[in-house]
Context: one part of a larger RNA
RNA sequence: UGACGGGGGCCCGCACAAGCGGUGGAGCAUGUGGUUUAAUUCGAAGCAACGCGCAGAACCUUACCAACCCUUGACAUACCUGUCGCGGGCUAGGGAGACCUAGUCCUUCAGUUCGGCUGGACAGGAUACAGGUGCUGCAUGGCUGUCGUCAGCUCGUGUCGUGAGAUGUUCGGUUAAGUCCGGCAACGAGCGCAACCCACACCCUUAGUUGCCAGCAUUCAGUUGGGCACUCUAGGGGAACUGCCCGUGAUAAGCGGGAGGAAGGUGUGGAUGACGUCAAGUCCUCAUGGCCCUUACGGGUUGGGCUACACACGUGCUACAAUGGCAUCUACAGUGGGUUAAUCCCCAAAAGAUGUCUCAGUUCGGAUUGGGGUCUGCAACUCGACCCCAUGAAGUCGGAAUCGCUAGUAAUCGCGUAACAGCAUGACGCGGUGAAUACGUUCCCGGGCCUUGUACA
Numbered sequence: 001u002g003a004c005g006g007g008g009g010c011c012c013g014c015a016c017a018a019g020c021g022g023u024g025g026a027g028c029a030u031g032u033g034g035u036u037u038a039a040u041u042c043g044a045a046g047c048a049a050c051g052c053g054c055a056g057a058a059c060c061u062u063a064c065c066a067a068c069c070c071u072u073g074a075c076a077u078a079c080c081u082g083u084c085g086c087g088g089g090c091u092a093g094g095g096a097g098a099c100c101u102a103g104u105c106c107u108u109c110a111g112u113u114c115g116g117c118u119g120g121a122c123a124g125g126a127u128a129c130a131g132g133u134g135c136u137g138c139a140u141g142g143c144u145g146u147c148g149u150c151a152g153c154u155c156g157u158g159u160c161g162u163g164a165g166a167u168g169u170u171c172g173g174u175u176a177a178g179u180c181c182g183g184c185a186a187c188g189a190g191c192g193c194a195a196c197c198c199a200c201a202c203c204c205u206u207a208g209u210u211g212c213c214a215g216c217a218u219u220c221a222g223u224u225g226g227g228c229a230c231u232c233u234a235g236g237g238g239a240a241c242u243g244c245c246c247g248u249g250a251u252a253a254g255c256g257g258g259a260g261g262a263a264g265g266u267g268u269g270g271a272u273g274a275c276g277u278c279a280a281g282u283c284c285u286c287a288u289g290g291c292c293c294u295u296a297c298g299g300g301u302u303g304g305g306c307u308a309c310a311c312a313c314g315u316g317c318u319a320c321a322a323u324g325g326c327a328u329c330u331a332c333a334g335u336g337g338g339u340u341a342a343u344c345c346c347c348a349a350a351a352g353a354u355g356u357c358u359c360a361g362u363u364c365g366g367a368u369u370g371g372g373g374u375c376u377g378c379a380a381c382u383c384g385a386c387c388c389c390a391u392g393a394a395g396u397c398g399g400a401a402u403c404g405c406u407a408g409u410a411a412u413c414g415c416g417u418a419a420c421a422g423c424a425u426g427a428c429g430c431g432g433u434g435a436a437u438a439c440g441u442u443c444c445c446g447g448g449c450c451u452u453g454u455a456c457a
Stems, first nucleotide, its partner, number of pairs: 001457002003454003007451007015441002019405005026318008034309002042053002064304007073129001077128002079125006087106008109119003131293002134291003140287002142282003145278001147276001152191006158167003171182003197270004202238007211228003216225002241264001244258005320398001324357006336346003364395001369390007411433007
């Protein structure tokens, strides 16, 4: 100087408390461990691994296993020889296919000094080499997580100290903030904070088609004429600064209250992540040093596996019902997508009304199983999704323990998108309905500053 303390002081955070809803019990989905297996590819491991890499494993993917094939190779550059195209189709035989063998048809590259001369392509050959999702993330780059959007981390000059270092950055107030004010052997500065950026909320203005309709006609209908006031759309601008008032404070920074205002003290949300920590993660995105393989640890194909199942854990979905289930009727969105399209299409559910069920393992719950189909796709056996009929399991609110959330939030309801042939309870977005509680900081957890002890570095 740090780090640590079941030392002290001050302060903060859904950290506790106050509330609301869950997880832990059930069934299923999904990931992981374990076990099994020819293989169940590999990585991720407290928070910060476990619906994670995977925005989608039937083949492919695919890296794993078995079998069958290839060896200058699926791909690149260089050399030699040959051919002139390349490419596409068909037939026959063998084979699981990759591939091998034989035949046939269509097409017949560009330049040219007309010389296979040049370019380009293909085939064969030889060697340099290719290739490796093989190892090392403790050799690395790049990217990422985390403490943490926490308020810190440093430097120049000066001063102090023999020196390591200190000072500044401590102190009194204050703030979300090393934010600002005051003081001070310090005076300044940099990276962070804040602001500058984007969206939302208000107003003005420009522009009215595909948007809108107040008034005038018209229609089943903003449908048409007409209009651009309103809504809306998308460009520009304004608006919020403790600016004004009162109190308080040290006449400061600020704090409390008030006015006006669409919005008030960081308006709300996002983007933005200092010096560093964890030899954190990734050599399986990519790049790359070293090591290793080279008729195989490379390449191709078919089939299998990644989907196994006594069990254990994480994350979710659906429930256990009457604030409900079922039936019928009926209303209102916003993202986004469809090649173009404010025009057309995809488009809600909870809510509301009426009826029924009457507390039961039930008209709750839907697992499981049998049968029949639809769709995608060469192909749904291993191993897809969905529909119909039948079947109707556990489950009556969950032990110890534990998680999220402070407002348009939690809870609840549906909708869309990416990847994708097909496959969503996942992820990322969108809107509808819409709460409760916060006395307070003693305690638990994490963090910041000062101080103190230390046999630690």